This is a predicted structure of a 358-nucleotide RNA (Bacterial RNase P class A) from a marine eukaryotic metagenome. Rfam family: Bacterial RNase P class A. It is annotated as a ribozyme.
[in-house]
């Protein structure tokens, strides 16, 4: 880097589900199940689910070389341009070649901006020091004009590298590199190679706005669904009497007598419960296609489901690891990371004592 693993065994005493049996809220016996490689950050993609939704566009978010995987993805596989390192070919730069590593890698020839400090000048180029020409001169220099090779500043200065030239210089002129454009040739594509013109456009940044090209409705399981109390409200039918004290009648209080007490019934919504909720893009093992990601086909399995939210304690041996002590046989004491499920999946990211394997 890339993968597995994350103490182990055995007693024992306990917690949460599940199944059978008794008992039938509750509980008792068996039985069998009980975190993770990230269960985490909620960063990205999706399943499922309600609301919204004719269509178009703007604004807003986000992706960005090319092919291919996938349900999807800003993930992951391969390839390709580049940066950077090593090595090698060359007298030596430029430049090829192998290898390793990295990359957010559309567009800078629409148009706005920015570019600190230093520097002459950071962008319709320019000239500090310097060469060169001509003048001038008090002989230290001034002046005017050429001119960008060479100094010199900076993260970056208007292509490099040799020759020729020239009064210096200069793509001013030639070879090679390097850029642009043409045609052709491989490639699925990025791209990439041969050859021809052109002396030659063009300083950086777009992880500044911006432009192109694609994408994107919103809330989330506390999501929805279904059963469903008492009180109090709502509708409806009945309705002259109901209700306390009292075994009952009398009595007596109390609410009522048509906008009425009461009884009955109906539907909403709360608490409560049930469900979503564990057969999935599922594990595991082997054949097959593919460089790979990954698909495909055969076989075997069934693997936590909770809301004061289980999944833990103690004890012994054993393994590592500290630190101390030793008659070097080995004691003895501490200690084994990070962290823990909360509808679910697949990816990144971020933690992690240590042990193994390539």
């Nucleotide at each position: 880097c890339g993968g597995a693993c994350a103490g182990g065994c055995a007693g024992u005493c306990g917690c949460c589900g599940c199944g059978u049996c008794g008992a039938u809220u509750u509980c008792g016996a068996c039985g069998g199940g009980g975190a993770g490689g990230a269960a985490a950050g909620u960063c990205c993609g999706g399943u499922c689910u309600c609301c919204a939704c004719a269509g178009g566009g703007a604004a807003g978010c986000g992706u960005g070389c090319c092919g291919g995987c996938u349900a999807a993805c800003g993930g992951c596989c391969g390839g390709g341009g580049g940066g950077c390192c090593g090595c090698u070919c060359u007298c030596a730069a430029a430049g090829g070649g192998c290898g390793g590593u990295u990359u957010a890698c559309g567009g800078a020839a629409a148009g706005u901006g920015c570019c600190a400090c230093a520097g002459a000048a950071a962008a319709c180029g320019u000239a500090c020091c310097g060469c060169c020409c001509g003048g001038c001169u008090u002989c230290g220099g001034c002046c005017g004009g050429g001119u960008a090779a060479g100094g010199g500043u900076g993260a970056a200065a208007a292509g490099g590298u040799g020759c020729g030239g020239u009064a210096a210089g200069a793509g001013c002129g030639c070879a090679c590199c390097g850029c642009g454009c043409c045609u052709g040739g491989a490639g699925u594509a990025a791209u990439u190679c041969a050859g021809g013109c052109g002396g030659c456009a063009g300083g950086g940044c777009a992880a500044a706005c911006c432009c192109c090209a694609c994408g994107c409705g919103g809330a989330g399981c506390a999501a929805g669904a279904c059963c469903a109390a008492a009180u109090a409200g709502g509708g409806g039918a009945c309705g002259a009497g109901c209700g306390g004290c009292g075994u009952c009648c009398c009595g007596u209080c109390g609410c009522g007598c048509u906008a009425a007490a009461g009884u009955c019934c109906c539907g909403g919504g709360u608490a409560g419960g049930u469900u979503g909720c564990a057969u999935g893009a599922g594990u595991c093992c082997g054949g097959c296609a593919g460089c790979a990601a990954u698909g495909u086909c055969g076989g075997a399995c069934c693997u936590a489901g909770u809301u004061g939210a289980a999944u833990g304690g103690c004890u012994g041996c054993c393994a590592c690891c500290u630190u101390g002590g030793u008659u070097c046989g080995c004691c003895a004491a501490g200690g084994u990371a990070c962290a823990g499920a909360a509808a679910c999946c697949g990816g990144c990211u971020u933690a992690u004592c240590g042990u193994c394997c390539g």